[in-house]
Context: one part of a larger RNA
RNA sequence: UGACGGGGGUCCGCACAAGCGGUGGAGCAUGUGGUUUAAUUCGAUGAUACGCGAGGAACCUUACCUGGGCUCGAACGUUAUAUGACUUACUGUGAAAGCAGUAUUUCCAGUUUACUGGACAUAUAGUGAGGUGCUGCAUGGUUGUCGUCAGCUCGUGCCGUGAGGUGUUGGGUUAAGUCCCGCAACGAGCGCAACCCCUAUUCUUAGUUGCCAGUCUGGCUUUGGUCAGAGGGACUCUAGGAAGACUGCCACCGUAAGGUGCGAGGAAGGUGGGGAUGACGUCAAAUCGUCAUGGCCUUUAUGCCCAGGGCUACACACGUGCUACAAUGGUAGGUACAGAGGGUAGCGAAGCCGCGAGGUGGAGCCAAUCUCAGAAAACCUAUCACAGUUCGGAUUGAAGUCUGGAACUCGACUUCAUGAAGCUGGAAUCGCUAGUAAUCGCGCAUCAGCCAUGGCGCGGUGAAUACGUUCCCGGACCUUGUACA
Repeated sequence: UGACGGGGGUCCGCACAAGCGGUGGAGCAUGUGGUUUAAUUCGAUGAUACGCGAGGAACCUUACCUGGGCUCGAACGUUAUAUGACUUACUGUGAAAGCAGUAUUUCCAGUUUACUGGACAUAUAGUGAGGUGCUGCAUGGUUGUCGUCAGCUCGUGCCGUGAGGUGUUGGGUUAAGUCCCGCAACGAGCGCAACCCCUAUUCUUAGUUGCCAGUCUGGCUUUGGUCAGAGGGACUCUAGGAAGACUGCCACCGUAAGGUGCGAGGAAGGUGGGGAUGACGUCAAAUCGUCAUGGCCUUUAUGCCCAGGGCUACACACGUGCUACAAUGGUAGGUACAGAGGGUAGCGAAGCCGCGAGGUGGAGCCAAUCUCAGAAAACCUAUCACAGUUCGGAUUGAAGUCUGGAACUCGACUUCAUGAAGCUGGAAUCGCUAGUAAUCGCGCAUCAGCCAUGGCGCGGUGAAUACGUUCCCGGACCUUGUACA
């Protein structure tokens, strides 16, 4: 100087407390361990692995296993030689890959047929291959975490023999090393904040594909309206610009910084809400399998091609989720209201067929125009009456639909039948402070299809509680002790 303490002081955080809803019990989905296997490819392992890499494992992917094949090789150069195009078509063998064979067959320049040079392709021989093989404890790059915590340092000066100290400590204040006052310090840098994006209000500009208050015309009409066309820029909206919030004003407290106020004004009040943004560093943290790369290993194989299988196994254990156990509910009928996205090898309307998944059809749309697209919870009416039930839907049987070359291992969906466990879950444990939790549906990426209940977004309905900081956990500053470095 640090680190540590079941030392002290001050302070903070969904850390506790106060609340709401879960997990742990059931069934299923998914990941992991273990076991099994020819193989169940590899990595990730307290917090910081376990719906993680994977934003799509039937083939492919695919790295694994079994079997069949190739050896300049699956790609791109280059040297030499040979052949003549390349290609295409066919035959045999074969699961395919591959192997063997048949037929067809060049171009340009010089130039007298011949020959020479070049282009292109194939074969042979060489040369640079290839490796998801090892080492993340040789590395770059990227990432997690402490932590969006408020810290981490430097120049000059001063103090100390020196390691170092001071500044950065102290008194206040703040979300903040934020600011003020003081001070042997005076300044500065990386962080904080602001500058950036979205959102909440208003003004202005502009109206097509968006909008329709008022005006006109026409059709229909149950005379309430409704549809279409003119027309309009009012309104909604879209997207450019501007304003607005700064403790600016008032009162009180304070030297100041600042604090308090169901004060004003204001759409918004004290960082308005959210995002992006992650200092010096820590964990020899993670990744050689995104990529790059040193070294080592391999080279008729640890490389490459192909078929089939496996990654989907199953006594069991754990994590993360979905659906439930019901009446604040289930079922049936009716009625209403979003936002954000996607679409040409695509989205696909109306109509018709089918109980349905779907089929047919093909209008329109490269989309503020057309389409996916019926939002669901909510509301109204009826029924069920507390039951393993009109709860719950696992499992299984049968018949189908779609994608795809192909759904046996191993796809999703539909219909009929079947109807398991489960009556609120031990010890323990998790999330959340407001448009949040809870709950309801919608969309997208990946993608032929899909094991999505996952991930990322979007809107609808919409709470309860916080006395407080004694305690648990983590962190910051000062101080103290130390057989620690």
Predicted 3D model of a 485-nucleotide part of an RNA (small-subunit ribosomal RNA, 3' major domain) from a metagenome. Its Rfam family is "Bacterial small subunit ribosomal RNA". Rfam links the family to the GO terms ribosome and structural constituent of ribosome.